[in-house]
């Protein structure tokens, strides 16, 4: 890198260092010198893990990850409804793409 399964509307700092970019991609809309991104510390959560249990489920947080602006920030493809009608807007549903975990090669 590609494959399988599950989850993605909740939660989490007025800390230290550093110093210009960041929110995957494209369009939009935003965040950012009143300090973003990153690193450390703190914290959140509970996939793996541990305990109880036949199971459903409940509990714990030492360890492996993860996360810590905005629903995965919104939309990107298809369908349905409504309103105007070459098409567009709004709402809903599903997919796609992406992220994370566990597994398998």
């Nucleotide at each position: 890198a590609a494959c399988u399964u599950a989850u993605c509307a909740a939660g989490a700092g007025u800390g230290a260092c550093u110093g210009a970019g960041g929110g995957a991609c494209a369009g939009g809309c935003c965040c950012a010198a009143u300090g973003a991104c990153g690193u450390c510390c703190g914290g959140c959560a509970a996939c793996c893990u541990c305990c109880a249990g036949a199971a459903a489920u409940g509990g714990a947080a030492a360890g492996g990850u993860g996360c810590u602006a905005c629903u995965u920030c919104c939309u990107g493809c298809a369908g349905a409804a409504u309103g105007g009608u070459u098409c567009c807007a709004u709402u809903c549903u599903g997919a796609a793409a992406g992220a994370u975990a566990a597994g398998a090669c």
The RNA shown here (SAM riboswitch aptamer (S box leader)) has 105 nucleotides and comes from Pueribacillus theae.
The RNAcentral record of the sequence draws on Rfam.
The prediction has a mean pLDDT of 84.